[in-house]
RNA sequence: UCAGAAAAAGGCAAACCUAUUGAGAAGUAGGGACGCAAAGUUACAGGUCCGUAUACAUACUAUCGGAUGGCUGAGCUGCCUGAA
Numbered sequence: 001u002c003a004g005a006a007a008a009a010g011g012c013a014a015a016c017c018u019a020u021u022g023a024g025a026a027g028u029a030g031g032g033a034c035g036c037a038a039a040g041u042u043a044c045a046g047g048u049c050c051g052u053a054u055a056c057a058u059a060c061u062a063u064c065g066g067a068u069g070g071c072u073g074a075g076c077u078g079c080c081u082g083a084a
Stems, first nucleotide, its partner, number of pairs: 001083004011036002016031006034070001040076003044073003047068005053063003
């Protein structure tokens, strides 16, 4: 540097439930495990979702603001093993 998750040590924690924050998407804490070789971290680009907004107006849609890292790409960091 690349690959892998057989071994060894471990780690994280979906849905759902309870409490709580928020207008909402969703977040936080506890319980709980569907899964994960980066399911560690970063909202830069795309996707998806939301609307306390603006335009248009039956609405849709666009812009803007927000959310999502367990949607994809990408950046940074990292245990073990193997190869170079």

The RNA shown here (c-di-GMP-I-GGC riboswitch aptamer) has 84 nucleotides and comes from Gracilibacillus boraciitolerans JCM 21714. Taxonomically the source falls in Gracilibacillus boraciitolerans (Bacteria, Bacilli, Caryophanales, Bacillaceae). The same sequence occurs in records of 2 taxa.